[in-house]
Molecule: RNase P RNA; transfer RNA
Organism: Acidimicrobiia bacterium
RNA sequence: CGAGCUCGUUGGACGGCCGCGGCGCACAGCGACGCUGCGCGUUGAGGAAAGUCCGGACUCCACAGGGCAGGGUGCUGGAUAACUUCCAGGCGGGGUGACCCGACGGAAAGUGCAGCAGAGAGCAGACCGCCGAUGGCGCUUGGUCUCACGACCAGGUCGUACAGGCAAGGGUGAAACGGUGGUGUAAGAGACCACCAGCGGCACGGGCGACCGUGGCGGCUAGGUAAACCCCACUCGGAGCAAGGCCAAACAGGGACACCGACGGCCCGUCGAUCAAGUCCCGGGUAGGCCGCACGAGCGCGAUGGCAACGUCGCGCCCAGAUGGAUGGUCGUCGCCUGUCGAAAUCGGCAGGUCACAGAAUCCGGCUUAUAGACGAGCUCGCCAA
RNA sequence: GCCGGGGUAGCUCAGACGGUAGAGCAGCUCACUCGUAAUGAGCAGGUCGUCGGUUCAAGUCCGAUCCCCGGCUCCA
Numbered sequence: 001c002g003a004g005c006u007c008g009u010u011g012g013a014c015g016g017c018c019g020c021g022g023c024g025c026a027c028a029g030c031g032a033c034g035c036u037g038c039g040c041g042u043u044g045a046g047g048a049a050a051g052u053c054c055g056g057a058c059u060c061c062a063c064a065g066g067g068c069a070g071g072g073u074g075c076u077g078g079a080u081a082a083c084u085u086c087c088a089g090g091c092g093g094g095g096u097g098a099c100c101c102g103a104c105g106g107a108a109a110g111u112g113c114a115g116c117a118g119a120g121a122g123c124a125g126a127c128c129g130c131c132g133a134u135g136g137c138g139c140u141u142g143g144u145c146u147c148a149c150g151a152c153c154a155g156g157u158c159g160u161a162c163a164g165g166c167a168a169g170g171g172u173g174a175a176a177c178g179g180u181g182g183u184g185u186a187a188g189a190g191a192c193c194a195c196c197a198g199c200g201g202c203a204c205g206g207g208c209g210a211c212c213g214u215g216g217c218g219g220c221u222a223g224g225u226a227a228a229c230c231c232c233a234c235u236c237g238g239a240g241c242a243a244g245g246c247c248a249a250a251c252a253g254g255g256a257c258a259c260c261g262a263c264g265g266c267c268c269g270u271c272g273a274u275c276a277a278g279u280c281c282c283g284g285g286u287a288g289g290c291c292g293c294a295c296g297a298g299c300g301c302g303a304u305g306g307c308a309a310c311g312u313c314g315c316g317c318c319c320a321g322a323u324g325g326a327u328g329g330u331c332g333u334c335g336c337c338u339g340u341c342g343a344a345a346u347c348g349g350c351a352g353g354u355c356a357c358a359g360a361a362u363c364c365g366g367c368u369u370a371u372a373g374a375c376g377a378g379c380u381c382g383c384c385a386a
Numbered sequence: 387g388c389c390g391g392g393g394u395a396g397c398u399c400a401g402a403c404g405g406u407a408g409a410g411c412a413g414c415u416c417a418c419u420c421g422u423a424a425u426g427a428g429c430a431g432g433u434c435g436u437c438g439g440u441u442c443a444a445g446u447c448c449g450a451u452c453c454c455c456g457g458c459u460c461c462a
Base pairs, nucleotide, nucleotide: 001382002381003380004379005378006377007376008375009374010373012334013333014332015331016330017329018328020044021043022042023041024040025039027037028036029035030034046357050368051367053366054365055364056363057362058240059239060238061237065268066267067266068265070236071235072234073233074232075089076088077087078086079085090104091102092101093100094099105231106230110229111228112225113224127170128169129166130165131164134163135162136160137159138158139156140155141154142153143152144151145150178196179195180194181193182192183191197221199218200217202215203214204213205212206211244291245290246289247288253282254281255280256279257278260272261271262270298317299316300315301314302313303312304311305310335355336353337352338351339350340349341348342347387458388457389456390455391454392453393452396411397410398409399408405442413429414428415427416426417425435451436450437449438448439447
């Protein structure tokens, strides 16, 4: 200097004028729940506010009790209120590397699936092939019997793949029932041997652990697939701020339910009601106001423990709460971008620009998606120079 | 905020316990006819919304994302 990897910050700024919402103070008006007006002070969108993919806080259902079904998670150890999140590690894979990815328990509990091709796809299999050891057949040597044909006996470094033997080689396929070298055999084959890989179990050492390392034993190999059903371990009551409470106004009630109602489905248990509480259905009236509503698993700075996630302590701060839904409009300066002119520049002039993605609605911790530009830190590789 | 369904040929729709994608209409060609229609035969037309993953193999299974359609909700 170039090319990469990982992490973090920011997301236009300042000022004037006018216009909005909340809170506090003070005053005034209205019949009331409560609302409105004027003045002063203060404050007012995000890193994703988005998607609604997870987890909770909080609220209600009498206790959410037990079980089935159903759902979720899945290497180990930690962090956390919790999580499918995060941190650190283990194993596997990718990359020269910094780093990145993993849906990562079990196939010897059982069931299923693998089309076409291929002989054969789980305890399988002979298509092409290989084998003359054995049997058969043919030829041949010697002998015996027979008039001859031929038959029988004993052989042959002979031929033949008919019977038989083989699964090493080739082919098919994503995948073929370990690999290399040898012994052995008629030809072979873990049939046997050496080494290696895998599987199973043993001992020692390191580690909290997942695992790692070393040593030797076994038998010869216990295929693949669980984001197939399933088994194992852990875990889950249900709904959701339009949850749930309070006030005011108006109207018109009627019916059903006997083993009924309460809790997503089912069973048990418990409780309530049994002259209808409760639930459900039909119908009528109303569409108003308040609480919940923001002090939080909060933010900032410093110290400290920890590799880290994060925790502890001290000091300081209060930073939206709307409800047809506020945070805007305009002017100026600076910044940034585009174009153009000046010889040219990181300089100057002029013109333009809504100038990335995008707007809170109970709140918080994450994940995912969109994103113009600006800045910083650490690390890796390549080239050059000293 | 809470739920449900869908996206496949130019159009309307099937597929579903994963085996390499179909039907009808429309289009083109041929036959038939004096000619057209009807009819018969044939042909072409596909990133299965997009991306990633599992698997030998994905329209189908698992995630993420884009778009379309619909349901519920206040006093209660």